[in-house]
RNA sequence: GCCCCUAUAGUGUAGUGGAUAUCAUCGGAGCUUGCGGAGCUUCGGACCCGAGUUCAAUUCUCGGUAGGGGCA
Repeated sequence: GCCCCUAUAGUGUAGUGGAUAUCAUCGGAGCUUGCGGAGCUUCGGACCCGAGUUCAAUUCUCGGUAGGGGCA
């Protein structure tokens, strides 16, 4: 230098054009308990950045950034 893959709550993940963006964990509150733990209920928190296509983009296209891999 060229090519390929990946990027979603603090962490790990599902989602592949229209759902309130999924689940677990985490944090707050409550129930339960003699206290605690476990369990249950409830609330909070995320689509890497920019542009394009579209009525509509986490999803498709282009560019960038970061990480990983391959070739030279």
Transfer RNA from a Candidatus Woesearchaeota archaeon, 72 nucleotides, folded computationally. The RNAcentral record of the sequence draws on ENA. NCBI's taxonomy places the organism under Archaea, Nanobdellati, Candidatus Woesearchaeota. Its Rfam family is "tRNA". Its family is annotated with triplet codon-amino acid adaptor activity in the Gene Ontology. Rfam classes the family as a transfer RNA.